[in-house]
Overview: Predicted 3D model of a 172-nucleotide RNA (glmS glucosamine-6-phosphate activated ribozyme aptamer) from an Actinomycetota bacterium. It was read from a public genome assembly, where an Rfam model found it.
């Protein structure tokens, strides 16, 4: 310094890089500068909300905010897309377990303990990005500290409609 076993920890835009771009010195071409390339050694490679009954099994697993490009009617909208790739994930199947419509069971249907389903209104928050500083690296990047905004689903709240078969009880 390596490898292979153990054990403790660390996380979900979460971990990691071999392609792809940028940095670097060193080589090689070029008269020379410029540019090219080579092989080594580095960097970058998703900003948060949101989401967990258990067991399996799956795989391109929600919402939206930057940037930067593409299209139009050029204010503004939409539409792609966090380059690519590999692995995970609470996501979605199926199985047990649970709740759900003012007595109970059982089947069905629907969810997941925040637990019936559609529709309609109304409601709430972010972090990068941006400004300014402070370290650390030859650099390409990068830690971290003050500012100061700006969703959108999800959940709540209200109204409306839907919410089965069957059996036992019971007038609350």
């Nucleotide at each position: 310094g390596g490898g292979a076993u153990a054990a403790a920890g660390c996380a979900a835009g979460c971990g990691c890089c071999a392609g792809a771009a940028c940095u670097g010195g060193c080589c090689u071409u070029u008269g020379u500068u410029u540019a090219a390339g080579g092989a080594c050694a580095g960097u970058u490679g998703a900003c948060g909300a949101g989401g967990g009954a258990g067991a399996g099994g799956u795989u391109g697993a929600u919402c939206g905010a930057g940037g930067a490009g593409c299209u139009u009617u050029u204010a503004a909208a939409g539409c792609a897309u966090u380059c690519g790739g590999c692995g995970g994930a609470u996501g979605c199947c199926u199985c047990u377990c649970g709740g759900c419509a003012g007595g109970c069971c059982a089947c069905g249907g629907u969810c997941g303990u925040a637990a019936u389903g559609a529709u309609a209104c109304c409601u709430a928050c972010a972090a990068a990005a941006c400004c300014g500083g402070u370290g650390g690296g030859u650099g390409a990047c990068u830690a971290c500290c003050g500012g100061g905004a700006c969703a959108a689903a999800a959940g709540g709240g209200u109204a409306u409609c839907a919410g089965g078969u069957g059996g036992c009880g019971g007038a609350g």
Rfam family: glmS glucosamine-6-phosphate activated ribozyme aptamer. It is annotated as a riboswitch. For this family Rfam cites "Control of gene expression by a natural metabolite-responsive ribozyme" (Winkler et al., Nature, 2004). Its family is annotated with regulation of gene expression and catalytic activity in the Gene Ontology. Taxonomically the source falls in Actinomycetota (Bacteria, Bacillati). Its mean pLDDT, the model's own confidence on a scale to 100, is 77.